A computed fold for a 106-nucleotide RNA from a Rhodospirillales bacterium, annotated as Guanidine-I riboswitch aptamer. Rfam family: Guanidine-I riboswitch aptamer. Rfam describes the family as follows. This family represents a conserved RNA structure found upstream of the ykkC and yxkD genes in Bacillus subtilis and related genes in other bacteria. The function of this family is unclear although it has been suggested that it may function to switch on efflux pumps and detoxification systems in response to harmful environmental molecules. The sequence was found by an Rfam model in a public genome assembly. Its mean pLDDT, the model's own confidence on a scale to 100, is 81.
[in-house]
RNA sequence: AAGCAGGGCGUCUAGGGUUCCGACCGCGCACGCGGUGACUGGUCCGAGAGAUGCACUCCUCAACCGGCAGGUGGGGGAGCCACGGCGGGGCAAAAUCCCGGGAGAA
Numbered sequence: 001a002a003g004c005a006g007g008g009c010g011u012c013u014a015g016g017g018u019u020c021c022g023a024c025c026g027c028g029c030a031c032g033c034g035g036u037g038a039c040u041g042g043u044c045c046g047a048g049a050g051a052u053g054c055a056c057u058c059c060u061c062a063a064c065c066g067g068c069a070g071g072u073g074g075g076g077g078a079g080c081c082a083c084g085g086c087g088g089g090g091c092a093a094a095a096u097c098c099c100g101g102g103a104g105a106a
Base pairs, nucleotide, nucleotide: 008054009053010052011051012050015045016044020042021041022039023036024035025034026033027032056079057078058077059076060075061074063072064071065070081101083104087099088098089097
């Protein structure tokens, strides 16, 4: 200096807005219509740097199968670190979602 890997999914939370429900306001005889998310909420979206579980990878232990080479699943353990825009994207809309462990910084 370059390459590869640093990975996947589920559940939940921080957070997010407003398609639907509800709430509030107005109109209407009524079914309903409109407005408001600096409306607590339900549905909904939701973290690389949040939690947790599963799978996965590696190390180790013993057991079993096999003539050998080798294979199988089980027990235990490990999987570190991580400051971060502007701008854009999609869904109804927004976001710690995606671009993105990006640009940049140290």